Predicted 3D model of a 679-nucleotide part of an RNA (large-subunit ribosomal RNA, domain II) from Nephroselmis pyriformis.
The coordinates come from a structure-prediction model, not an experiment, and the mean pLDDT is 81.
It matches the Rfam family "Bacterial large subunit ribosomal RNA".

Context: one part of a larger RNA
RNA sequence: GUCAGCGACUCAAUAAAUCCAGCGUGCUUAAGCGAAUACGUGGAGGCUUAGAGAAAUCGAAUUUUAAAUAUCAAGUGUUAAGUUGGAUUUAUUGGACUCGAAACCAAGUGAUCUAAUUAUUAAUAGGUUGAAAAAUCAGUAAAAUGUUUUGAAAGACCCAACUCGUGAAUGUUGCAAUAUUCUGAGAUAAUUAAUGAUUAGGGGUGAAAGGCCAAUCAAACUUGGAAAUAGCUAGUUUUCCGCGAAAUCUAUUGAGGUAGAGCGUAAUAAAAAAAAACUGAUUGUAGAGUUACUCUCAGAAAUAGGGUGGCCCAAAGCUUUAACCAACUUCGAAGAAACUCCGAAUAUCAGUUUUUGGUUUUAUUACAGACAGACUAUGUGCGCUAAGGUACGUGGUCAAAAGGGAAACAGCCCAGAUCGUAGGUUUAGGUCCCCAAACAAUUUUUGAGUGGGAAAAGCGAUUUUUUAGCGAUAACAAUCAGAAGGUAGGCUUGGAAGCAGCCAUCCAAUUAAAGAAAGCGUAACAGCUCACUGGCCGAGUUAAAAAGUACUGAAAAUAUAACGGGGCUCAAAAAAUUUACCGAAACUGCGAAAAUAUUAAAUAUUUGGUAGCGGAACGUUCUGUUUUUUUUAAUAUGUUUGUAAGAAUAAGUUAUUAAUCAGAAGCGAUAAUGCUGAC
Numbered sequence: 001g002u003c004a005g006c007g008a009c010u011c012a013a014u015a016a017a018u019c020c021a022g023c024g025u026g027c028u029u030a031a032g033c034g035a036a037u038a039c040g041u042g043g044a045g046g047c048u049u050a051g052a053g054a055a056a057u058c059g060a061a062u063u064u065u066a067a068a069u070a071u072c073a074a075g076u077g078u079u080a081a082g083u084u085g086g087a088u089u090u091a092u093u094g095g096a097c098u099c100g101a102a103a104c105c106a107a108g109u110g111a112u113c114u115a116a117u118u119a120u121u122a123a124u125a126g127g128u129u130g131a132a133a134a135a136u137c138a139g140u141a142a143a144a145u146g147u148u149u150u151g152a153a154a155g156a157c158c159c160a161a162c163u164c165g166u167g168a169a170u171g172u173u174g175c176a177a178u179a180u181u182c183u184g185a186g187a188u189a190a191u192u193a194a195u196g197a198u199u200a201g202g203g204g205u206g207a208a209a210g211g212c213c214a215a216u217c218a219a220a221c222u223u224g225g226a227a228a229u230a231g232c233u234a235g236u237u238u239u240c241c242g243c244g245a246a247a248u249c250u251a252u253u254g255a256g257g258u259a260g261a262g263c264g265u266a267a268u269a270a271a272a273a274a275a276a277a278c279u280g281a282u283u284g285u286a287g288a289g290u291u292a293c294u295c296u297c298a299g300a301a302a303u304a305g306g307g308u309g310g311c312c313c314a315a316a317g318c319u320u321u322a323a324c325c326a327a328c329u330u331c332g333a334a335g336a337a338a339c340u341c342c343g344a345a346u347a348u349c350a351g352u353u354u355u356u357g358g359u360u361u362u363a364u365u366a367c368a369g370a371c372a373g374a375c376u377a378u379g380u381g382c383g384c385u386a387a388g389g390u391a392c393g394u395g396g397u398c399a400a401a402a403g404g405g406a407a408a409c410a411g412c413c414c415a416g417a418u419c420g421u422a423g424g425u426u427u428a429g430g431u432c433c434c435c436a437a438a439c440a441a442u443u444u445u446u447g448a449g450u451g452g453g454a455a456a457a458g459c460g461a462u463u464u465u466u467u468a469g470c471g472a473u474a475a476c477a478a479u480c481a482g483a484a485g486g487u488a489g490g491c492u493u494g495g496a497a498g499c500a501g502c503c504a505u506c507c508a509a510u511u512a513a514a515g516a517a518a519g520c521g522u523a524a525c526a527g528c529u530c531a532c533u534g535g536c537c538g539a540g541u542u543a544a545a546a547a548g549u550a551c552u553g554a555a556a557a558u559a560u561a562a563c564g565g566g567g568c569u570c571a572a573a574a575a576a577u578u579u580a581c582c583g584a585a586a587c588u589g590c591g592a593a594a595a596u597a598u599u600a601a602a603u604a605u606u607u608g609g610u611a612g613c614g615g616a617a618c619g620u621u622c623u624g625u626u627u628u629u630u631u632u633a634a635u636a637u638g639u640u641u642g643u644a645a646g647a648a649u650a651a652g653u654u655a656u657u658a659a660u661c662a663g664a665a666g667c668g669a670u671a672a673u674g675c676u677g678a679c
Base pairs, nucleotide, nucleotide: 001679002678003677004676005675006674011094012093013092014091015090016089017088018087019086020085021084022083023082026047027046028045032041033040034039051058052057061076062075063074064073097235098234100232104225105224106223107222108221109220115199116198117197118196119195120194121193122192123191124189126158127157128156129154133150134149135148137146138145162186163185164184167182168181169180170179201217203213204212205211238617239616240615241614242613243612248261249260250259251258252257263369264367265366266365267364268363269362270361271360273356274355275354276353277352278351279350280349281348282347287342288340289339294336295335296334299331300330301329305325306324307321309319310318311317373398374397375396376395377394378393379392380391381390382389403414404413405412418592419591420590421589423588424587425586429582430581431580432566433565434564438579440578441577442576443575444574445573451568457552458551461549462548463547464546465545466544467543468542469541470540479535480534481533482532485507486506489503490502491501515530518529519528520527593607594606595605596604597603618668620665621664622663623662624661638649639648640647641646
């Protein structure tokens, strides 16, 4: 892992509600006794027939009423259905649906492992160094000191046995629940080892690591208290039908729990409920406004005050200040979630009318679940007008919703699946091929594969529209020619001649036209262009604005990889208009079932669904009733049949078992890292 078996809402007492049964202004026994699971007896006691009040007390009434009495008023009652038992559901108390802790306590068992101690014992190849002491000789006045020899000390040295376990590799279902190989540390000592003994669980022992105390240690193991407790996790076994939530508020040693309210279900009772239109009210948002208040505010005016300077310094006083500051006041561009002289739409409330009708609302009783929500659209706060962020209001979907579209895609778009059907029509979205349906029609745009990813910014890309000029009295562009004189204007200057700078910027002779000069250039002149004019040429041209579509801006990591792919350019891209078609479980045709209204038909409407509530059934074991069976029971298998759990039956095998109506449960397993067994 597979298969088979086992495996989880039970039992008792008490209380409440619903249903059923007995008796009924009554109902009923408990213990006990006799009998023996029958039944009888037992009326103590309990509930009901009267309530009000704290109570005394009064009583179809009673209580309250600040001296007393009375009346009124208010509260609770009165006009009769209860009681006993059974079943179901829920609650409470018990192990209380099942399995599951880490822990706590008590009594015991352990020192054959290991820690320390203790008694008696055992073990340490070989080699090296050579302390003290002693002796010989030298030396000294005597010592000191020195030489040589002997000697054999040391938590001494090297290195086996032995003990340990430094680093690495192998091993990791191992040879092994800590090993093997190579390497390494100690190796006469605080050494190593054997046997016996001692210390015991909040205790021991510890050269101290929270180490060790039998593969177990921040409190051993065994049994018991014990089914400890678990607001936590997991699991919880047949079918069909009806309805169908919540993830919010308040409170909580409360925040992943629980209680009350809101939202669900069932029963009973009642009469409303919803939508639209109209009428009448409520409000202070969006907007708007700012001599209508409060607050903010660029700047200005006016003017106290301060600062600075001056009168030699200090004090006092006087005075100064466009290029220091500035209150109050006045003017004033511009503003406000915590401003409002104003002020919508929506929304909310009430009434009237109409419409809807298994609709909907309210009340009571019983039973819940739920109180982690998610995204999206919109109005806002926080945040960075960041987040698949976070916190609220309003709507939608998901949650609990399948189907079609968005390539794929809980929350987006369309649309809410009772069942069957190789019928029909449409939605969103599509119609070249993958892929169902027009390479459809008309008029344009784009040349970038733009379409099919992106900003500021850039752009002599291109289309359309608008406005204002010039133009056959010849425009715009190109080309040829001219562009002169007074004068080198005056000043300045070393120089200044159109062109360093300052001032002025005229004239009219020549003219077709020519600035006291728009730009290069010279030291200054010179020189080259321009404005302006003519010739040539012969039809459009110049400037500005708006809109559409392109282009640049544009760099990422395995492989195209930013249309889903193929592929697409008079599109299969984009804009506008038009018709046809495809397209879903939507709507609809035909057939079938069920629910509700209301009860039989008919008819109408309805039948997605998690938590959850309610209803109706199937099956298993046993009991009563009552049977079958070797004259073939049940089951595997095959066939038939029911909406389903299931049921019926032929043949074969070979031993028990079925139907009706009731009753009682150790009553239903694909799941608990479930338990046991087999493979």
The organism belongs to Nephroselmis, within Eukaryota.